[in-house]
Molecule: small-subunit ribosomal RNA
Organism: anaerobic digester metagenome
RNA sequence: AGAGUUUGAUCCUGGCUCAGGACGAACGCUGGCGGCAUGCCUAACACAUGCAAGUCGAACGGACAUUUUGCGGUUAUAGCGAUAUAACCAAGGGAUGUUAGUGGCGAACGGGUGAGUAACACGCGAGCAACCUGCCCCAUACUACGGGAUAACGCCUGGAAACGGGCGCUAAUACGGUAUAAGACCACACUAUGGAAUCAUAGAGGGGUAAAAGCGAAUUAGCGGUAUGGGAUGGGCUCACGGCCAAUUAGCUUGUUGGUGAGGUAACGGCUCACCAAGGCGACGAUUGGUAGCCGACCUGAGAGGGUGAUCGGCCACACUGGAACUGAGAUACGGUCCAGACUCCUACGGGAGGCAGCAGUGGGGAAUAUUGGGCAAUGGAGGGAACUCUUACCCAGCAAUGCCGCGUGAGCGAAGAAGGCCUUCGGGUUGUAAAGCUCUUUGAUUGGGGACGAAGCAAGUGACGGUACCCAAGGAACAAGUCCCGGCUAACUAUGUGCCAGCAGCCGCGGUAAUACAUAGGGGACUAGCGUUGUCCGGAAUUACUGGGCGUAAAGGGUGUGUAGGCGGUUUUUUAAGUUGGAAGUGUAAUACCCAGAGCUUAACUCGGGUGCUGCUUCCAAAACUGGAAGACUAGAGUAUGGGAGAGGAUAAUGGAAUUCCUAGUGUAGCGGUGGAAUGCAUAGAUAUUAGGAGGAACACCAGAGGCGAAAGCGAUUAUCUGGACCAUAACUGACGCUGAGGCACGAAAGCGUGGGGAGCGAACAGGAUUAGAUACCCUGGUAGUCCACGCCGUAAACGAUGAAUACUAGGUGUAGGAGGUAUCGACUCCUUCUGUACCGCAGCUAACGCAAUAAGUAUUCCGCCUGGGGAGUACGGCCGCAAGGUUGAAACUCAAAGGAAUUGACGGGGACCCGCACAAGCAGCGGAGCAUGUGGUUUAAUUCGAAGAUACGCGAAGAACCUUACCAAGGCUUGACAUCGUAUGCAAUCCAUAGAGAUAUGGAGUUCCUUCGGGACAUACAGACAGGUGGUGCAUGGUUGUCGUCAGCUCGUGUCGUGAGAUGUUGGGUUAAGUCCCGCAACGAGCGCAACCCUUAUCGAUAGUUGCCAAUAUUAAGUUAGGAACUCUAUUGAGACUGCCGUGGAUAACACGGAGGAAGGUGGGGAUGACGUCAAAUCAUCAUGCCCCUUAUGUCUUGGGCUACACACGUACUACAAUGGCCGUUACAGAAGGAAGCGAAACCGCGAGGUGGAGCAAAUCCCCAAAGGCGGCCCCAGUUCGGAUUGCAGGCUGAAACUCGCCUGCAUGAAGUCGGAAUCGCUAGUAAUCGCGAAUCAGAAUGUCGCGGUGAAUUCGUUCCCGGGCCUUGUACACACCGCCCGUCACACCACGAAAGUCGGCAACACCCGAAGCCGGUGGGCUAACCCGCAAGGGAGGCAGCCGUCGAAGGUGGGGUUGGCGAUUGGGGUGAAGUCGUAACAAGGUAGCCGUAUCGGAAGGUGCGGCUG
Repeated sequence: AGAGUUUGAUCCUGGCUCAGGACGAACGCUGGCGGCAUGCCUAACACAUGCAAGUCGAACGGACAUUUUGCGGUUAUAGCGAUAUAACCAAGGGAUGUUAGUGGCGAACGGGUGAGUAACACGCGAGCAACCUGCCCCAUACUACGGGAUAACGCCUGGAAACGGGCGCUAAUACGGUAUAAGACCACACUAUGGAAUCAUAGAGGGGUAAAAGCGAAUUAGCGGUAUGGGAUGGGCUCACGGCCAAUUAGCUUGUUGGUGAGGUAACGGCUCACCAAGGCGACGAUUGGUAGCCGACCUGAGAGGGUGAUCGGCCACACUGGAACUGAGAUACGGUCCAGACUCCUACGGGAGGCAGCAGUGGGGAAUAUUGGGCAAUGGAGGGAACUCUUACCCAGCAAUGCCGCGUGAGCGAAGAAGGCCUUCGGGUUGUAAAGCUCUUUGAUUGGGGACGAAGCAAGUGACGGUACCCAAGGAACAAGUCCCGGCUAACUAUGUGCCAGCAGCCGCGGUAAUACAUAGGGGACUAGCGUUGUCCGGAAUUACUGGGCGUAAAGGGUGUGUAGGCGGUUUUUUAAGUUGGAAGUGUAAUACCCAGAGCUUAACUCGGGUGCUGCUUCCAAAACUGGAAGACUAGAGUAUGGGAGAGGAUAAUGGAAUUCCUAGUGUAGCGGUGGAAUGCAUAGAUAUUAGGAGGAACACCAGAGGCGAAAGCGAUUAUCUGGACCAUAACUGACGCUGAGGCACGAAAGCGUGGGGAGCGAACAGGAUUAGAUACCCUGGUAGUCCACGCCGUAAACGAUGAAUACUAGGUGUAGGAGGUAUCGACUCCUUCUGUACCGCAGCUAACGCAAUAAGUAUUCCGCCUGGGGAGUACGGCCGCAAGGUUGAAACUCAAAGGAAUUGACGGGGACCCGCACAAGCAGCGGAGCAUGUGGUUUAAUUCGAAGAUACGCGAAGAACCUUACCAAGGCUUGACAUCGUAUGCAAUCCAUAGAGAUAUGGAGUUCCUUCGGGACAUACAGACAGGUGGUGCAUGGUUGUCGUCAGCUCGUGUCGUGAGAUGUUGGGUUAAGUCCCGCAACGAGCGCAACCCUUAUCGAUAGUUGCCAAUAUUAAGUUAGGAACUCUAUUGAGACUGCCGUGGAUAACACGGAGGAAGGUGGGGAUGACGUCAAAUCAUCAUGCCCCUUAUGUCUUGGGCUACACACGUACUACAAUGGCCGUUACAGAAGGAAGCGAAACCGCGAGGUGGAGCAAAUCCCCAAAGGCGGCCCCAGUUCGGAUUGCAGGCUGAAACUCGCCUGCAUGAAGUCGGAAUCGCUAGUAAUCGCGAAUCAGAAUGUCGCGGUGAAUUCGUUCCCGGGCCUUGUACACACCGCCCGUCACACCACGAAAGUCGGCAACACCCGAAGCCGGUGGGCUAACCCGCAAGGGAGGCAGCCGUCGAAGGUGGGGUUGGCGAUUGGGGUGAAGUCGUAACAAGGUAGCCGUAUCGGAAGGUGCGGCUG
């Protein structure tokens, strides 16, 4: 960085797709190790179980445990006793420990989630002179004195439980009161300083108000407590700016906006209330709806951007759903309270309990996401003076290739290039140094030994991770490679299988028998512990274009104007400083990004440090060029004025003539009219025609012009009136007054609508006549709406220059319209200059090209409108407008990989121009009718073998089917085979005979080969296997050969030039030719394959030669028979000759044409051979060759018989005829070419004849080989015949083993159809057609066929309009498989999505009313009430509580609407489908030019009317 895909090819437009990167991923296959990260994206679904917030005994009273002391008591022992000792009980005290309760602090942090939220929620930057802040720090001062309760506890008691109730006792750092009182707070008045208002700060004055608590070491600590000020931290509030979609959401708002006052709050504030005013927001998008946590950042990208908002960090919101407050420094509180609701659980049915979006875990959902682990060792947090306790925060471990990073699966040598696999042209190649083998190494894994840092500012102690990292040793290459791909894009190719099947596919597309595209294998490529697929995002995509796109024809300029908002704006001076530029300061959290000869883990990932950066915002200072603001000036923009001329500009009124039609009258008679041709229609009741008069409506010939005017639509007789605009000249006036223009408003062809007129002509619909397969059309005859007028709607057109408006600039030339000036002239025309309009050509430039080109599609600026693949669709729904028709705005689902523009080459056209051809025409003879021959189709058959199929198959392959041929059928045989090669063995055989058989064959007998260098070979038989064999398939796998266009004149190349390119040029043009033949011209110059010529033959002559041919002269014969001759003919070799060479005319002086001369022949003399590039997947696998497939005791091969010869019929090609230009009989001439030895075969004889006998001659100019038509003579006399010969009978002949199926010929007899052929159609232009016979190949025999040969021998061609075919040029094209093309619509069938629809079922947000929980607030408070006050007391007061009432208030209920979604009988169009049906609308002049708007009609495409466009 690009690539594939629209086309036959090209350029462009334009979509679709791919290559890259990324991921909290998932799925498939596979899986060695380690490090570091990450891990419910779905159901903010429901949750079992455990844990996640406690701590303080140095605040307090108790309780308990242990221990100690122990008044006192009891018992035992000793003693007589005092008493002693021991044990036990035990009031009380002490110590240590534990802790239910009171109390303090914490529980508002930490942790989770992203439902809600479009908002001051978040980000960034400011502000609070409008605020709060526990614990912490600093400072100052204080910590005085009383008091009354209450839990715990005890007793009684309720309840299943949760949880209580009553009575009694008690403590505090719990609670209350009093004192003290500053610079705190409140109110009052004052001074100074500062400030942007309210005010702030400082100071002084008197008045009022408010504090407290102790604990503790054993006294010195220390920890607390109160008040105040300050700090720090954390919060609260306000504001500018910023970041989603929809206008098919355009108006919203009543506490709403503001004020005054009050209340409330920590604090400002409609935050709340009363009153007053009527405001506030909104196209710079209010309101409404949808979606969404926001950011640092992350991914991508060159960047600008686009996408995302996991982990980490900041903020917010939430904690089952909704509401509410309490406590507190802080909550409207995840693990607190109350109420309501849903759900779950317990229950003794009375009542209770609960909230994992904490960590694990469970169920569920899902494509999908982990352990009910260890530890407080570290970091951090709560409490505590501390020890310490708690901490699923956190640190670790576990699971998962989920990601990133690193390592390994071995290294070196090793060619007999092993074996095996695969391929093969069978030679080999490849796997492949790969393996084996030899020599080494040991990272990871394994085992053993050692063994940390992390632990610290008193010492000691303290490690979950962990016996981990790391180190050492041992042993052995040992234990460790897959996945995807291999047609192009895109790196990598073969074989087999399959056969439009199975399948693949990201796009294009593969697969229908040779698949590098499916599947498998071998090989190869890529990446690698991963690899692919799927999904999503960015990129590529300049495919929303700010950077960085467009709008004449590809999608796209509004139908036109006017003008509002907005945007933009001439010259100059001064000023300002909003934009702008520069500097400085603050901020832009940390992490992230980038950089570093930075650091730490062996490296890296990762972590740490430093730097850059965070493109922004704010504040201050400065500058003043440009933009903006303010003030002033100017005149070049714009406008005014004055003077002119031009004009189908508009409106109204009046007038005019020509024409059509109608009416009246006259003349006049049989038709008129209409068409391609007709008919309907009109007309003897007098039309058409013609003359005169009249009526009425509509339109205005000539002038008239790519002329004029108008904003566009549009405007055309004349005159008058009213009226708009432009232009020219002058330069007097104003002094930027300008440009554009979203909405708005106005105008706006035709058709159409409403009301009322009018109605001549024309004329949708309609009717009739034609045409046609049909004809709802084109053509004709009629004809209604309409067309016209007035008034009112409609608001669209191909409303087009398919080109928005304005301004400026940028070579020229030519015309035309309107003005002005100048020159010349007597004057006009003319000429020159200039302004305005209009048209053509053209340079630069632009453009994909076509083209545009001062009237830009060029160069620039400003403003508006519009486009973003095709279809669905300008459709649906909704809104607005309309009387309606409808207009305007304007989607989606679904579907396709294209749709499209310009140009190119072809092909085609019921397009054009030119030319040629037996193409037509002019002629001659035919075919099509008959009979027969032959081929084909069809049918039949056991088989009727196969092929050929318009022209270009059909007397074709087949130059010749009785057997053979033969490929087909039936039957009978063979299986290494009828045929080829190789091995072994043998030495037979061939041939003859006999027997069986239909034969192949089998058996028996006779017979016993040849060559040799002696090795063997030929040949034959037997055996074994490799193989033979196949007229089996595929001519759409092929070679070769052939047909056809077409003997048509074309088809190409090199270099150059032009074009972005396909391509063009040359090859076109003017002439000419049979010809791309030649000449001339020309950005072409040359060349090749074709044409022509060279070749053969024929026509003339010469030379040479003279037998078998010839015979003029001589002789001779029956006869060129013989002698002779070499002249002639002829033969066969070699030459000559013809070249437009000569003359004339035309032509361009050319090519060439016409005429002429000469010549045997004259303009390629006649004929032949010769067939360019290519077309038809043309024909042939059955001539031959051949790939692949198939058969192998048969699809091979041998044999006999049959069939290819069938026969209702159809077609092609010939033959013979239908007769007198003839037939028959007799007689009589004249050829050419060819063939001949298993051959041609003479004479002679036999036979009516076919033929037979015969065997001369001939391997051929020697022999064989009647020519016929023709001539002469005769008969026939127009008839189914003396025409015609089919058919049949009999008798024969020939060939051949063999003529039954199934040959040919002869004789006799028989004597069919047929009397010149419908539609249609073929051949031929001169020695041709026609006609006549002759020969040859094939062949035993068997031509009417084929190929040749000669004899006789015509007619016609004006000409190129038409039919067919071809060539060249040009034009149109939607065709390129190329018109046998393409293609439109209805209908029928199947499927898909969507709209409408009686209705029906939900969701959401509001509104109105009802009810009204908890709770705050307010009121009341008769009931209750310890502290304070009064009082001796009783009691009272203050204050408080319960209860009750009220405002607000969630859920709930009722109601009518709104909005959104699901379903819905039926219905509507749309899309897609295999080869359906009907037509043929469009593309060519598409057969009626097409299209646009509108109206109307019709099965359908569509037709018609009116107006418009040229695409």